Overview
The RNA shown here (c-di-GMP-I riboswitch aptamer) has 78 nucleotides and comes from Desulfuromonadaceae bacterium UBA2294. Of the family's consensus pairs, 95% are formed in the model. The sequence was found by an Rfam model in a public genome assembly. NCBI's taxonomy places the organism under Bacteria, Thermodesulfobacteriota, Desulfuromonadia, Desulfuromonadales, Desulfuromonadaceae.
RNA sequence: ACUCUGCAAGGGCAAAGUUGAAGCAAUUCAGCGACGCAAAGCCACGGGUCCUGCAAAAUGGAUAGCCGGGUUAUCAGG
Numbered sequence: 001a002c003u004c005u006g007c008a009a010g011g012g013c014a015a016a017g018u019u020g021a022a023g024c025a026a027u028u029c030a031g032c033g034a035c036g037c038a039a040a041g042c043c044a045c046g047g048g049u050c051c052u053g054c055a056a057a058a059u060g061g062a063u064a065g066c067c068g069g070g071u072u073a074u075c076a077g078g
Base pairs, nucleotide, nucleotide: 003078004077005076006075012037013036017032018031019030020029021028022027035065041071042070043069045068046067047066048063049062050061051060
């Protein structure tokens, strides 16, 4: 350096709920709060799901803590 593994150490993130705000909505942001997480860091490329829209669509949006993939990364050991 690369790769595999995750009992440790230092730590990290933050579900549901709730308060406020934004949005047609899904949902997002901030505070409180911890269900959990070895990438629960980041990316909407593929699939799924959700919103918008429709006779049916298309378009657009959301979700990375739905799955796959890409990419970056702490420590310890093989």